[in-house]
Context: one part of a larger RNA
RNA sequence: GAGCGAACGUUAGCGGCGGGCCUAACACAUGCAAGUCGAACGAGAAUGAGGGGGCAACUCCUCUAGUAAAGUGGCGGACGGGUGCGUAACACGUGGGCAAUCUACCUUCCAGCGGGGGACAACCGUCCGAAAGGAUGGCUAAUACCGCGUACGUCGGCGAGGGCUCCGGUCCUUGUCGGGAAAGACGGCCUCUCCUUGGAAGCUGUCACUGGAAGAUGAACCCGCGGCCCAUCAGCUAGUUGGUGAGGUAAUGGCUCACCAAGGCUAAGACGGGUAGCUGGUCUGAGAGGAUGAUCAGCCACACUGGGACUGCGACACGGCCCAGACUCCUACGGGAGGCAGCAGUGGGGAAUAUUGGGCAAUGGGCGAAAGCCUGACCCAGCCACGCCGCGUGAGUGAUGAAGGCCUUCGGGUCGUAAAGCUCUGUGGGGAGGGGCGAAUAAGUGCCGUAUUAACACCACGGUGCCCUGACGGUACCUCCUUAGCAAGCACCGGCUAACCCUGUGCCAGCAGCCGCGGUAAUACAGGGGGUGCAAACGUUGCUC
Numbered sequence: 001g002a003g004c005g006a007a008c009g010u011u012a013g014c015g016g017c018g019g020g021c022c023u024a025a026c027a028c029a030u031g032c033a034a035g036u037c038g039a040a041c042g043a044g045a046a047u048g049a050g051g052g053g054g055c056a057a058c059u060c061c062u063c064u065a066g067u068a069a070a071g072u073g074g075c076g077g078a079c080g081g082g083u084g085c086g087u088a089a090c091a092c093g094u095g096g097g098c099a100a101u102c103u104a105c106c107u108u109c110c111a112g113c114g115g116g117g118g119a120c121a122a123c124c125g126u127c128c129g130a131a132a133g134g135a136u137g138g139c140u141a142a143u144a145c146c147g148c149g150u151a152c153g154u155c156g157g158c159g160a161g162g163g164c165u166c167c168g169g170u171c172c173u174u175g176u177c178g179g180g181a182a183a184g185a186c187g188g189c190c191u192c193u194c195c196u197u198g199g200a201a202g203c204u205g206u207c208a209c210u211g212g213a214a215g216a217u218g219a220a221c222c223c224g225c226g227g228c229c230c231a232u233c234a235g236c237u238a239g240u241u242g243g244u245g246a247g248g249u250a251a252u253g254g255c256u257c258a259c260c261a262a263g264g265c266u267a268a269g270a271c272g273g274g275u276a277g278c279u280g281g282u283c284u285g286a287g288a289g290g291a292u293g294a295u296c297a298g299c300c301a302c303a304c305u306g307g308g309a310c311u312g313c314g315a316c317a318c319g320g321c322c323c324a325g326a327c328u329c330c331u332a333c334g335g336g337a338g339g340c341a342g343c344a345g346u347g348g349g350g351a352a353u354a355u356u357g358g359g360c361a362a363u364g365g366g367c368g369a370a371a372g373c374c375u376g377a378c379c380c381a382g383c384c385a386c387g388c389c390g391c392g393u394g395a396g397u398g399a400u401g402a403a404g405g406c407c408u409u410c411g412g413g414u415c416g417u418a419a420a421g422c423u424c425u426g427u428g429g430g431g432a433g434g435g436g437c438g439a440a441u442a443a444g445u446g447c448c449g450u451a452u453u454a455a456c457a458c459c460a461c462g463g464u465g466c467c468c469u470g471a472c473g474g475u476a477c478c479u480c481c482u483u484a485g486c487a488a489g490c491a492c493c494g495g496c497u498a499a500c501c502c503u504g505u506g507c508c509a510g511c512a513g514c515c516g517c518g519g520u521a522a523u524a525c526a527g528g529g530g531g532u533g534c535a536a537a538c539g540u541u542g543c544u545c
Stems, first nucleotide, its partner, number of pairs: 001545004006541005013391006019384002021349001026347003030344003035075003040072002048063006082302003092226006101219002106215007114148001116146002123138006154179011184207006193200003228274003235265003240262008277299004281292004304325005327338004355381001357380003363377001364375004394424004404415004428486001429482006438472001444466007489534005494515003500529005510517002
C1' cells in the first nucleotide's frame, strides 16, 4: 500500500446492488418447513338450513355432501434446505478402467395385458390402559395380496458355429430342457355380435400395468498422479500379506469364514502424534509465490451421542423405525413423549452477526388426466454505513475586505468571497396526481385444420379468437407544487508524513507506530485560532499478502 463475513470509538442525509453466529456440532418454549391422488378402493359424518309428524322430549325426509376427518392402495418423503463434528482418506481434484456393476420416473422400439382365489384395515361389537396406545370377535373393496395358463425377449443347465480377446473371458447366430409376468381406471361411439328409445363383456381414444432391447440421467466399485506440520514419532502389521474353496453383494475384493503358506509396509518417511472438510475459486503480488476456502457453484461427511437393520430403483434415511446412553418433559408411579447443524425466534457463550414478516405473482420441485393442492426452496419486504458504487448537503454574483475570533513588530495580518446582500435552481426530503416491465409462447374455453378411426365422438398436434392471474406495491418511473428552506463530520499538523502560531502546564498531567517529547518561552502534553488529509464517513484494533 492492498484486502476483510470484521469489531470498537466519534459522527451520520438518500438510493442501488450485495453481505450478515467466524464463538457453544451448546440447550431449546412456540408457529410453520412434505405432501398429494376420489380418473386405484371400500365406507362415510357433524353442524346449520328447509319441510313433515308429535303437547313436549323426540323422530323422519331433503340440502349441507358423496363434503370433512380417517382407512386400504400408488407415487413422493433418498430431492430441495442446514451444518463442517468427523475425516490426512481414492475424502477431494484431475485423467482413466468396469470384459466386475445397478438405475424408479422420462424417450424410442419389440411382444403382451387370459382366467381364478383367499384375506386384512376402515367399519360394527366386546375388553384393557391415567395417557401414549393395545387386545379380541365379526363384515367388506381394490391398480393391495396369492395360485393357474401363456412366454417375443430374458434367466439357468447342456451342446454347435463364428467374431473379438488383456487368453481370464466376452459378443453374435442357433438347438434342446427347465424357471419366471401383468391391473385396471376414465372418456367417447353403435360399424360388426347380443339385448333393442339406448346400452354392453363390442369398437375406439387417453392414462396406467407386464416381459425385454436401446438411450438418457443418476449412482456404486477400482486405479495412475497431485495438494498440511512434527523424526524430540523409526520401526509397523495376525485377517496381518498371498493362495484354494465357500458365503455375501447390483458387482470385484480378506468384504466375511474354513484350510494352507509366511508373508506385507518402511528413510522416495511406514507406524504414531498434531491440525484440517476438499475443489472451482478468493486476497495479495510485476511475476514466481504466499495466505485462504464467508457469500455463489461442484463433491464429501453429519443430523442429540453410539450401534443396527427394515422398506425401497435408490437410505443404513435431518423433520422414518429399533436398541443403548445422556438430557428435557408428562404421569394415576404401572408407564410414556421428544430431538431447530430447516425458516423465524429464545436462553447461553461472545468484541460480534438480523424479523417469531408477505406471497406462491414469477422460477423450480412433489403429487394429480386436469382444475388444483403443498412448497420458510424461491421471490419479496423488515433490521444493520457491514462492504462496494452513485447522488446530495446548493449555484452565480458579491470588498466599506462588515461585525466577531485569533495573532501582532500595534502599522497591520488572517479566518475571507467566506458571511450578509442580490439573482437563480429544485437532485435528495415533504405534498398531490398519473403509473409500468416482470404475465402469457402457461392454464382454461370457442372455432378451423391435420392425424387416428366404422365415425362428423373422444384424444393428440398446429393455427386463431376470448377470458383469467402481481406478494413486491401507497413500488420504480413521469408530471405539478413547496421552500436554500431539513442534511458534515472524523483524524492529523516534531521527523518518517501533507499541514504552525498563541496560551496553560512544568520529567507533573500527559503523548507515543518507530525515533522519542514533557524538569518555565513545548510547532511532540492540554485548550484556542489557523492549516492538511479524507469525507457519509473518519480513525483505532485484529488478521492476511
Predicted 3D model of a 545-nucleotide part of an RNA (small-subunit ribosomal RNA, 5' domain) from an uncultured bacterium. RNAcentral holds the full RNA, with entries from ENA, Greengenes and SILVA. The coordinates come from a structure-prediction model, not an experiment, and the mean pLDDT is 81.